This is a predicted structure of a 370-nucleotide part of an RNA (large-subunit ribosomal RNA, domain IV) from a Candidatus Zixiibacteriota bacterium.

[in-house]
Context: one part of a larger RNA
RNA sequence: CCCUCGUUAAGGAACUAGGCAAAAUUACCCCGUAACUUCGGGAGAAGGGGUGCCCCCAAGUAUGUGUUCCGGACUUGCUCCGGGAUGCAGAAGGGGGUCGCAGAAAAGAGGCCUGGGUGACUGUUUACUAAAAACAUAUGUCUCUGCUAAGCUUCUCAAGGCGAAGUAUAGGGACUGACACCUGCCCGGUGCUGGAAGGUUAAAGGGAGGGGUUAGUUCCGCCUUCGGGCGGAAUGAAGCUCUGAACUGAAGCCCCAGUAAACGGCGGCCGUAACUAUAACGGUCCUAAGGUAGCGAAAUUCCUUGUCGGGUAAAUUCCGACCUGCACGAAUGGUGUAACAACUUGGGCGCUGUCUCAACGAGGGACUCG
Numbered sequence: 001c002c003c004u005c006g007u008u009a010a011g012g013a014a015c016u017a018g019g020c021a022a023a024a025u026u027a028c029c030c031c032g033u034a035a036c037u038u039c040g041g042g043a044g045a046a047g048g049g050g051u052g053c054c055c056c057c058a059a060g061u062a063u064g065u066g067u068u069c070c071g072g073a074c075u076u077g078c079u080c081c082g083g084g085a086u087g088c089a090g091a092a093g094g095g096g097g098u099c100g101c102a103g104a105a106a107a108g109a110g111g112c113c114u115g116g117g118u119g120a121c122u123g124u125u126u127a128c129u130a131a132a133a134a135c136a137u138a139u140g141u142c143u144c145u146g147c148u149a150a151g152c153u154u155c156u157c158a159a160g161g162c163g164a165a166g167u168a169u170a171g172g173g174a175c176u177g178a179c180a181c182c183u184g185c186c187c188g189g190u191g192c193u194g195g196a197a198g199g200u201u202a203a204a205g206g207g208a209g210g211g212g213u214u215a216g217u218u219c220c221g222c223c224u225u226c227g228g229g230c231g232g233a234a235u236g237a238a239g240c241u242c243u244g245a246a247c248u249g250a251a252g253c254c255c256c257a258g259u260a261a262a263c264g265g266c267g268g269c270c271g272u273a274a275c276u277a278u279a280a281c282g283g284u285c286c287u288a289a290g291g292u293a294g295c296g297a298a299a300u301u302c303c304u305u306g307u308c309g310g311g312u313a314a315a316u317u318c319c320g321a322c323c324u325g326c327a328c329g330a331a332u333g334g335u336g337u338a339a340c341a342a343c344u345u346g347g348g349c350g351c352u353g354u355c356u357c358a359a360c361g362a363g364g365g366a367c368u369c370g
Base pairs, nucleotide, nucleotide: 001365002364003363004362005361006360007359008358010356011355014354019351027051028050029049030048031047036041038178052098053097054096055095056094057093063089064088065087069083070082071081072080073079074077099103111349112348113347114346115345116344117343118341119340123135124134140175141174142173143172144171145170151162152161153160179336180335181334182333184266185265186264189263190262191259192258193257194256195255198254199253200252204248205247209243210242211241212240213239216235217234218233219232220231221230222229223228267285268284269283270282271281294328295325306322307321308320309319310318
């Protein structure tokens, strides 16, 4: 010097990002216990007092136990109800005394109060850096599904299985997240649902027309035994084949409606009141509609340590207001809320070596020797 402990004058958070760590509280009995509240809680709230041993009374009482016991009931059983002995165990409470510094004498055994935020709660989670305000949750809403259900699974779109030995008070999906009060406006875009008049339109049907091929026909050249033969050119029916216009032709899309607890969205400029300031009011442009209630420097506020008030001797934190909301806002839920939380952020009481400021002691290392 390091580790693990113990004690400490005076002060008592001055330490520190932060009371981290430590200290303190702690048992049982009695008294007593606020705001608030969903009337259950809050609550062990908080805050106080008592506790050893001996004697007396209470009192071998209350009470417990339950005898190879007794009685009763029926559902007849390891059943239930009642009784309670010459047995066993055995208080509370009251009065008096006594010893110690100290009587829950050692050990073990809640610190408490209060303001705000978030999430209702119990629960779940990153096995090995995160336990939370994240996830879940009961609740609410929308939507799909009529049973061979929707959905899912295996899979060749098979058989089979789950859903479910269920049947719309059921099952699947999505969002929200107890409870209370509420949940405004917009259907123009995207999506979904419905509609079917018109437009567009696939395969398919259809087949006007066109091309290729050539039996024949015509013409030309050569040969001829005059019967014709060979070669070439033009034209060219049927068939085969290659194409192919009009026209017919579903869903979808265009189109027409509905729908926001579907995805989402919810303005700008200018002027105006008899001090000033402000603007209930007016004008104008744009939009599908221009943010309602409530909340608001907020887990959201850049400017910002906004301004005012409170708390402190002094506070960029905290609480209450204001509203100029860079960039809150209503089930991507809004605002509250008792209870709850190893959550988060302030304040206080108690307590302390966290500190002023360090000291001493114990054990184990380090170090020296072996």